[in-house]
Context: one part of a larger RNA
RNA sequence: CGUAGGAUAUUUGAAGGGAUCAGUCCCUAGUACGAGAGGACCGGGAUUGACGAACCUCUGGUGUUCCAGCUGUCACGCCAGUGGCACACGUUGGGUAGCUAUGUUCGGAAAGGAUAAGUGCUGAAAGCAUAUAAGCGCCAAGCCCCCCUUAAGAAUAGAUAUCCCUAUCAGGCACCUUGUAGACUACGAGGUUGAUAGGUUCCGAGUGCAAGGCUCGUAAGGGCUUUAGCUGAGGAAUACUAAUAUGCCGACCGG
Repeated sequence: CGUAGGAUAUUUGAAGGGAUCAGUCCCUAGUACGAGAGGACCGGGAUUGACGAACCUCUGGUGUUCCAGCUGUCACGCCAGUGGCACACGUUGGGUAGCUAUGUUCGGAAAGGAUAAGUGCUGAAAGCAUAUAAGCGCCAAGCCCCCCUUAAGAAUAGAUAUCCCUAUCAGGCACCUUGUAGACUACGAGGUUGAUAGGUUCCGAGUGCAAGGCUCGUAAGGGCUUUAGCUGAGGAAUACUAAUAUGCCGACCGG
């Protein structure tokens, strides 16, 4: 821009894409079969591998500064306590959210249609026979469906419900707060009739018992205050801060 008015929501499905896997064990049954050795079809159940999808409850990883320990050196006048640098985390031990696999869950099930090789019914040509010539069946991990998914620019541009229409309505965009989204855009949640983000409070979770004080020890250090102190992303509550204000587009009542 189109889909002959403008919107919001829900959809149909032409046509595409994905998937389609395999093993082992048990029962049937040591049965049928076979002299024996051996050893089934059919049917039922369990489980595994590879592959794929989703997810983070568990097990782990990461988690660049969330917590703590440690060394050297410099600085804050000194002690104490801190900070900088030592990597583009100085190093070590842990680690929330998020993201992840080696972790968890699930999938390839069943059914239907038409068939292949094959196997049949009825049946003539050809008094017989013949699955075939007319006619009618069965049958495969294969084909078409079924399953998952994209999908009306499917230009044959579809359908349904609701709303609005002569003057600025329905609605949209800009702008702003933003995240489950994201390179940008787009998409989603919101914009005071408000919990959208930040802050604050509480909770969770991590680290592991802060500083200061008191005390024991000559001291290194220990104990008590103290399961403390600190804490990014998690949950809830709360308008304290910022989403203010505003602009623009938008109508042939539908040839």